[in-house]
Context: one part of a larger RNA
């Protein structure tokens, strides 16, 4: 010094921090949605009309739920440290790249078409989920036209786009192509980055070249052929351990140890593998396959993944609430209103740490009583108590009551803070006293019981064991244990 734990003790507040172990398994709820100003359809409710067997029915309007197509976002935010001794990280460079949304600039936004959900009908299944037929819209899909700039080119030429919506008719939001930027991302290289030689040889896509493929892009990244190289005692390969850094702790420094919280990067998401979509993933709360495990089943077949926030079991010396709010900050979607947000802001629990405050102040000698010691004279506890005079912090009760918000909106919160009231009233412990090391006597015990960090104490006068009185130290803490300097 600590993310600590254990023992005894425990008044208040502020600010931090809180599964270091089983990357063990998870009940339940929530954690990513949003847009009707892209599109079709439309339930309940309400209004009106018509009909009416007076029950209601139909139509039109309004209304807008649950779904569906479509767009953007689910690649951020949040978690964990298993793996990784590596261009993973740190630092400094580099060239062969991409980038949705955003900014700036230029050009365009013409004319057509065919479908598929939803829906309707039939139908399979216990369910999960489907199948067949028919209808339909779009900012969904596909052609045609056009092409300043753009792409390919053998320099002749060839190729490629779009979408509309709303409107108060002013416009606004979009769409397509291109260039530049911003901010990101991918890739390459120099240097640095644990221990072991009781690991000395390792390697065949291996090292290089040519052609081809692949990628946004370089490259054995992949492939065919050719050559036989490449690394290594300046430690290759192998084994063990480990996320890396800013930093943290310690130290006069050099250094040593560590890498919780906060911040940057990386990796992972039940285990292993794979791709799809997309500007971006080989994707924590997406898909497929295999495996283990759990659950449902009508036994045919299905469902799941808390290393998100809470919470449960288990493990452990040990680590919290199945809380409130989107008020603020930030994020997604939306023209907006707004919706969503266990990010976040707060509250709860815990002396886990740091800091602050309190548990009273003044006076008070008959040096009271009691305790302890005693040479029996007395000494000490000790101004300590009592008594007297004051004060009211914190806590309590009552009243008022914010800032945080810029017009509205405050979870926190009737909180902080302010005022009043009552009464010393509710608030002290822990360890130690042989030397190291600050603090001594009596009794008990008798190598017993016990103590102990080291030296060592205890066998009848123990300042070392146990108790008491007294004393020393720290103080809402004090000791012990563990680890590190």
């Nucleotide at each position: 010094g600590u993310g600590a734990a254990c023992g005894c003790u425990g008044g208040c507040g502020g600010c931090a921090c809180g599964c270091c172990u089983a990357a063990c398994a998870c009940a339940u709820g929530c954690a990513a949605g949003u847009c009707g100003a892209g599109c079709g359809a439309u339930a309940a409710g309400c209004u009106a009309a018509a009909c009416u067997u007076c029950g209601g029915u139909u139509u039109a309007g309004u209304g807008g739920a649950c779904a569906g197509c479509g767009g953007c976002g689910g690649a951020c935010g949040g978690g964990u440290g298993a793996g990784u001794a590596u261009c993973g990280c740190g630092u400094g460079g580099g060239a062969a790249u991409u980038u949705a949304c955003c900014a700036u600039a230029g050009a365009g936004u013409g004319g057509g078409g065919a479908a598929c959900a939803a829906c309707u009908g039939c139908u399979g299944g216990a369910a999960a989920c489907g199948g067949c037929a028919g209808c339909u819209a779009a900012u969904a899909c596909c052609g045609c036209a056009u092409a300043c700039g753009c792409c390919c080119u053998a320099c002749g030429g060839g190729g490629g786009a779009a979408a509309g919506g709303c409107u108060u008719c002013g416009g606004c939001c979009g769409c397509u192509c291109u260039a530049u930027g911003a901010a990101a991302a991918g890739c390459c290289c120099g240097c640095g980055u644990a221990c072991g030689a009781u690991u000395a040889g390792u390697u065949u896509g291996u090292u290089g070249g040519u052609g081809g493929g692949g990628u946004a892009a370089u490259g054995g990244c992949c492939u065919a052929c050719c050559a036989a190289g490449a690394c290594u005692a300046c430690g290759a390969u192998c084994g063990u351990u480990a996320g890396c850094u800013g930093g943290u702790c310690u130290g006069a420094g050099a250094g040593g140890a560590c890498g919780a919280u906060c911040a940057g990067c990386c990796a992972c998401a039940c285990u292993g593998g794979g791709a799809c979509u997309g500007a971006g993933a080989c994707a924590c709360g997406g898909c497929c396959c295999a495996g283990a495990c759990u659950c449902c089943u009508a036994c045919g077949g299905g469902a799941g993944g808390c290393a998100g926030c809470a919470g449960u079991g288990g493990g452990g010396a040990a680590u919290a609430u199945u809380g409130g709010a989107c008020a603020a900050u930030g994020g997604g979607c939306g023209a907006a209103a707004g919706c969503c947000u266990g990010a976040u802001c707060c509250a709860g629990c815990g002396a886990u740490g740091c800091c602050g405050c309190g548990u009273g102040a003044g006076u008070g000698a008959a040096g009271a009583a009691g305790g302890c010691c005693u040479u029996c004279g007395g000494g000490u506890u000790g101004u300590a108590a009592a008594g007297c005079u004051c004060u009211u912090u914190c806590g309590g009760u009552g009243g008022g009551g914010a800032a945080g918000a810029u017009a509205a909106u405050g979870a926190c919160g009737g909180u902080a803070c302010c005022c009043a009231c009552a009464a010393a009233a509710g608030a002290a412990g822990c360890c130690c006293c042989g030397g190291c090391u600050a603090a001594c006597u009596c009794c008990g015990u008798g190598c017993c019981a016990g103590c102990a960090g080291c030296c060592g104490c205890g066998g009848u006068a123990a300042u070392a064991c146990g108790g008491a009185g007294g004393g020393g130290g720290c103080u809402a803490g004090c000791g012990u244990u563990a680890c590190u300097c």